Notes
The RNA shown here (transfer RNA) has 72 nucleotides and comes from Ceramothamnion japonicum. Taxonomically the source falls in Ceramothamnion (Eukaryota, Florideophyceae, Rhodymeniophycidae, Ceramiaceae). RNAcentral holds the sequence, with entries from ENA. Model confidence (mean pLDDT): 81 of 100. It matches the Rfam family "tRNA". Rfam's curators write: Transfer RNA (tRNA) molecules are approximately 80 nucleotides in length. The family's RNA type in Rfam is transfer RNA.

RNA sequence: UAGGGUAUAACGUAAUGGUAUCGUGUUUGCUUUGGGUGUGAAAAACUGAAGGUUCGAAUCCUUCUACCCUAA
Repeated sequence: UAGGGUAUAACGUAAUGGUAUCGUGUUUGCUUUGGGUGUGAAAAACUGAAGGUUCGAAUCCUUCUACCCUAA
């Protein structure tokens, strides 16, 4: 320099263009003398950034950023 891939909650992960899923973790109620285990509930991501298409975008298109792979 060229091509390709990845980016979603504290961590990991899913998502045919139509309310963003699940697990771990966190907070909290019950249980316990206490802890652990078990169990009920809650909070937390508007999806790397900026635009475009669309009634509607994590998803499609463009540019950029970070990281990884390949080639020179």